A computed fold for a 155-nucleotide RNA, annotated as c-di-AMP riboswitch aptamer (ydaO/yuaA leader).
RNA sequence: UGCGCGCACGCGCCGAAUCCCGCGAGGGAACCGGGGAACCACCACCUUGGGGUGAAUCGCACGUCACCCGUGCCGUCAUGGCCGGUCGACGCGCGUAGGAGACCUUCCCGCUCCGAACCCGUCAGCUAACCCGGUAGGCGACGCGGAAGGAAAGG
Numbered sequence: 001u002g003c004g005c006g007c008a009c010g011c012g013c014c015g016a017a018u019c020c021c022g023c024g025a026g027g028g029a030a031c032c033g034g035g036g037a038a039c040c041a042c043c044a045c046c047u048u049g050g051g052g053u054g055a056a057u058c059g060c061a062c063g064u065c066a067c068c069c070g071u072g073c074c075g076u077c078a079u080g081g082c083c084g085g086u087c088g089a090c091g092c093g094c095g096u097a098g099g100a101g102a103c104c105u106u107c108c109c110g111c112u113c114c115g116a117a118c119c120c121g122u123c124a125g126c127u128a129a130c131c132c133g134g135u136a137g138g139c140g141a142c143g144c145g146g147a148a149g150g151a152a153a154g155g
Base pairs, nucleotide, nucleotide: 011140012139013138014137018029019028020027021026030135031134032133033132034131035130040125049123050120051119052118053117058095059094060093062091063090064089065088068085069084070083072082073081074080098114099113100112101111103150104149105148106147107146108145109143110142
């Protein structure tokens, strides 16, 4: 000096997910989400229910399991077994709407990554007043890419 790992502090990023008061229970601010008139929109009915948060939808292939179906095959006194098909759940893979990649916004090229999970409970278009709820997690990275407009710093 460089690389790797860990810890602490600081700074920063994605995201609504931050800040203040209080010993605490809790309260407040800010931000975000949902419900909820008129006007407008939609107009058959809603059941294969539907809707919401979130970038996280949809399609295809394979496997397992369960239901159902079959002039299918085998077998029993009887219950069955196998094969095939439909549909569903789960798993896995490929693709995909969409999303992220370090000052901000918009657009463009390439590359990498994500493309989850959960809630309401038969009910929700929009929506003033009003009502309800949330403030978790995960990170330290792209070609210092291009164009335009800002912001900041410096002079």
The RNAcentral record of the sequence draws on Rfam.